[in-house]
Context: one part of a larger RNA
RNA sequence: GCCAACGAGUUAAUACAAUUCCUUCGUCUAAGGGGAGUACCCCCGGAGGCAUAGCGAAAGCGAGUGUGAAUAGCGCGAAAUACAGGGAUUGUAUUAGACCCGAAGCCAGGCGAGCUUACCAUGUCCAGGAUGAAGGUAAUAGAAAUGUUGCUGGAGGUCCGAACCGGUUGAUUGUGCAAAAUCUUCGGAUGAGGUGUGGUAAGAAGUGAAAAGCUAAUCGAGCCUGGUAAUAGCUGGUUCUCUCCGAAAUCGCUUUUGGGCGAGCGUCUUGUGUUCCCGUUGGGGGUAGAGCACUGGAAGGAUUCGACAGGGCGAAAGCUCGCGAACCCUAUCAAACUCCGAAUACCAGCGGUUAAAGCAAGGCAGUUAGACUCCGGGGGCUAAGCUCCGGUGGUCAAAAAGGGAAGAGCCUAGAUCCGCAAAUAAGGUCCCUAAAUAUAAGCUAAGUGCAACUUGAGGAAGUGACCCCUCUAAUACAAUGAGGAGGUUGGCUUAGAAGCAGCCAUCCUUUAAAGAUAGCGUAACAGCUCACUCAUCGAGAGUGGUCGCACCGUAGAUAAUCGGGGCUAAAGCUUAUUACCGAAUUUCGGGAUUCAGUUUCGUUUCGACGAAACUGUCUGGUAGGAGAGUGUCGAGAACUGCGUUGAAGCGAGAGCCGUGAGGCCUCGUGGAGUGUUCUCGAGUAAGAAUGUUGGC
Numbered sequence: 001g002c003c004a005a006c007g008a009g010u011u012a013a014u015a016c017a018a019u020u021c022c023u024u025c026g027u028c029u030a031a032g033g034g035g036a037g038u039a040c041c042c043c044c045g046g047a048g049g050c051a052u053a054g055c056g057a058a059a060g061c062g063a064g065u066g067u068g069a070a071u072a073g074c075g076c077g078a079a080a081u082a083c084a085g086g087g088a089u090u091g092u093a094u095u096a097g098a099c100c101c102g103a104a105g106c107c108a109g110g111c112g113a114g115c116u117u118a119c120c121a122u123g124u125c126c127a128g129g130a131u132g133a134a135g136g137u138a139a140u141a142g143a144a145a146u147g148u149u150g151c152u153g154g155a156g157g158u159c160c161g162a163a164c165c166g167g168u169u170g171a172u173u174g175u176g177c178a179a180a181a182u183c184u185u186c187g188g189a190u191g192a193g194g195u196g197u198g199g200u201a202a203g204a205a206g207u208g209a210a211a212a213g214c215u216a217a218u219c220g221a222g223c224c225u226g227g228u229a230a231u232a233g234c235u236g237g238u239u240c241u242c243u244c245c246g247a248a249a250u251c252g253c254u255u256u257u258g259g260g261c262g263a264g265c266g267u268c269u270u271g272u273g274u275u276c277c278c279g280u281u282g283g284g285g286g287u288a289g290a291g292c293a294c295u296g297g298a299a300g301g302a303u304u305c306g307a308c309a310g311g312g313c314g315a316a317a318g319c320u321c322g323c324g325a326a327c328c329c330u331a332u333c334a335a336a337c338u339c340c341g342a343a344u345a346c347c348a349g350c351g352g353u354u355a356a357a358g359c360a361a362g363g364c365a366g367u368u369a370g371a372c373u374c375c376g377g378g379g380g381c382u383a384a385g386c387u388c389c390g391g392u393g394g395u396c397a398a399a400a401a402g403g404g405a406a407g408a409g410c411c412u413a414g415a416u417c418c419g420c421a422a423a424u425a426a427g428g429u430c431c432c433u434a435a436a437u438a439u440a441a442g443c444u445a446a447g448u449g450c451a452a453c454u455u456g457a458g459g460a461a462g463u464g465a466c467c468c469c470u471c472u473a474a475u476a477c478a479a480u481g482a483g484g485a486g487g488u489u490g491g492c493u494u495a496g497a498a499g500c501a502g503c504c505a506u507c508c509u510u511u512a513a514a515g516a517u518a519g520c521g522u523a524a525c526a527g528c529u530c531a532c533u534c535a536u537c538g539a540g541a542g543u544g545g546u547c548g549c550a551c552c553g554u555a556g557a558u559a560a561u562c563g564g565g566g567c568u569a570a571a572g573c574u575u576a577u578u579a580c581c582g583a584a585u586u587u588c589g590g591g592a593u594u595c596a597g598u599u600u601c602g603u604u605u606c607g608a609c610g611a612a613a614c615u616g617u618c619u620g621g622u623a624g625g626a627g628a629g630u631g632u633c634g635a636g637a638a639c640u641g642c643g644u645u646g647a648a649g650c651g652a653g654a655g656c657c658g659u660g661a662g663g664c665c666u667c668g669u670g671g672a673g674u675g676u677u678c679u680c681g682a683g684u685a686a687g688a689a690u691g692u693u694g695g696c
Base pairs, nucleotide, nucleotide: 001696002695003694004693005692006691011096012095013094014093015092016091017090018089019088020087021086022085023084026050027049028048032044033043034042035041054061055060064076065075066074067073099237100236102234106227107226108225109224110223111222117201118200119199120198121197122196123195124194125193126191128160129159130158131156135152136151137150138149139148140147141146164188165187166186170183171182172181203219205215206214207213240629241628242627243626244625245624250263251262252261253260254259264367265366266364267363268362269361270360271359272358274356275357277352278351279350280349281348282347283346289340290338291337295334296333297332299330300329301328303326304325305324306323310321311320312319313318370396371395372394373393374391375390376389377388378387379386401412402411403410416591417590418589419588421587422586423585427581428580429579430565431564432563436578438577439576440575441574442573443572449567450566458552459551462549463548464547465546466545467544469542470541471540479536480535481534482533483532485509486508487507490504491503492502515530518529519528520527592619595616596615597614598613599612600611601610602609603608630685632682633681634680635679636678637677638676639675641674642673649669650668651667652666653665655664656663657662
């Protein structure tokens, strides 16, 4: 991991509700006794409980009574077969282990010191080597104390190093040799040493050269058993089918925020009877917008006022730049401004629709982590697949199908079942890929684009459409040819200054035209162009503006992308038109189901219930509510069922029936029990729980 078996809403009491049955005579027995198939069961037993009348604190009174002065009022009662009583089933609650499994823990009583810690008693062990304390002795010095030297001596938590004890380093091992080892290396090794045997001390206690160490592979409180099915607002799991309806992720409170209680939203029953919804008419409002009439903000200007800080000018008076305030003009801003002011929404009247709701009471819930999208806002950066509100918006959640390449929340559209029928939606129609390489007219040359994000400021003889203006056959613009001169090297300056370093002036002449020169150039000249003019040529040229589509701006990691191929008078973009494709939508044919109505039939306690047909209508669904069934085991009755001429079980089957759970039938196997119907009772359904046990 797979397979098989086992594996989770039970039982009791009480209460409430629904369904159904019974009763209208009060009802039930307890202890105990008797019988008996001896825990069950049958009979006796009315002690007692509840009920039969209530009200009051009570005395008490009584269909009334209490309060009270009251014959009032009020409270609680009576009336009347009723909201009575009882049984069963189902649902739920409470108390119990209370659907099942799951803690870490708490307490009690015992068992442990054969491991380990400490201590007590009694034994035992420590190769060899080194060092050489005290003391002693001899010599010697000395008056002596005492010193020095030699020899002797053999101390030490002394040194080196085996046994022994330990466990520093690294490696191996790491389903090991081993739930701590092996190898290398290392520490102690006459001591606070090691070790044998016996003994003492333990669970809030021991022992501890102290690490919360150790107390039998267990220690910040051992182990075993019990209290015990501890508790778990937490996680996981919770077993057959079909049908009808179908949520919530919000508000309030909460030592409350991943839990609860109440409300909201669901379902079922009963009641009410249009209250719901839609249309219309009439209302109040102060939002969007707008505005500046108030309150404030803020810009420019004019006027007036102010013993108005400061700068400039002036000898001063004062002038000027400014400062503050008021008022006026122009142009403005506001969630906490309003002279104004919608659309929606809300309230009321009237009318209409109704297989559709609304409201009320009761049974049973679930939900109280929501998500995205669109619109209106707050926070944030008018950032976020961000966060917080509003809309009783939408979708998902709990919704499949088609589109969006792919895709919870976007677009289309809500799947009862069957159909190799038809029409459409969104979206599409070159190929992948169903359907026009459609039609008409433009644009784009960038593969722009063919998905979304319009990438920005800015730049640019891209190109198309449109507009104004200027020049132009008295010949424009461009190009080509020719000229572009003289006074003069203007004057000054300067080494030089000649059109062209700089300063001043910038005239005249010849001309078709030519600046005392617009640029390059030279040391200065020279030289080359320009303005300007003529000729050649011969028809448009130029400045500006608006709009469309393109270009640059534009940088990333696969060649790495429009979904791809690929596409250029498109298969791109804009505009218009007609076809077609396209979904579980709609239509058509058939079947089933919900609800309502009509008709017929059957049953009936006359309340109703059931069946069939027709008409209309309904049938996505998580949590959840409601209904109807299937199957397993057992009990009772009937079939005076079936069975060795083959029961159950098991295996097999293009067989049959049922919406389904399932049920029949046939064949084989098997070898002794078992079925159907109507009731009743449950240890009643397995795929999941790191489920339990077994097998492989």
A computed fold for a 696-nucleotide part of an RNA from a Minisyncoccota bacterium, annotated as large-subunit ribosomal RNA, domain II. The coordinates come from a structure-prediction model, not an experiment, and the mean pLDDT is 80. Rfam family: Bacterial large subunit ribosomal RNA. Clan: LSU clan. Lineage of the source: Bacteria > Bacillati > Minisyncoccota.